[in-house]
């Protein structure tokens, strides 16, 4: 220097579900009440499987506590640049 892999920053892409009704307000937003929904931040549960003395780990599945349901923001995940760790020939 090259390739694989892990982590971090940045950039780009990135779904779902009521701009629902009422109150307040000039309108929107926000707030409160009511009903209906979403899952790909977070959280929780089970599990193939891993490991195993005990005990643990574990999802894009499940549940929706929180969050969200125009736009904005968020956003698992993917790609790329840079930096760092590590392995390989």
């Nucleotide at each position: 220097a090259u390739c694989g892999u892990c982590c971090u920053u940045g950039u780009a892409g990135g779904a779902g579900a009521g701009a629902c009704g009422g109150c307040c307000g000039u309108u929107c937003c926000a707030g409160c009440c009511g009903c209906g929904c979403c899952g790909a931040c977070g959280g929780a549960g089970c599990a193939a499987c891993c490991c195993c003395c005990c005990a643990g780990g574990a999802a894009u599945c499940u549940c929706u506590c929180a969050g969200g349901c125009a736009a904005a923001a968020u956003g698992a995940c993917u790609a790329c640049c840079a930096g760092g760790g590590u392995g390989a020939a």

Notes:
Glycine riboswitch aptamer from a Hyphomicrobiales bacterium, 89 nucleotides, folded computationally. Lineage of the source: Bacteria > Pseudomonadati > Pseudomonadota > Alphaproteobacteria > Hyphomicrobiales. The coordinates come from a structure-prediction model, not an experiment, and the mean pLDDT is 81.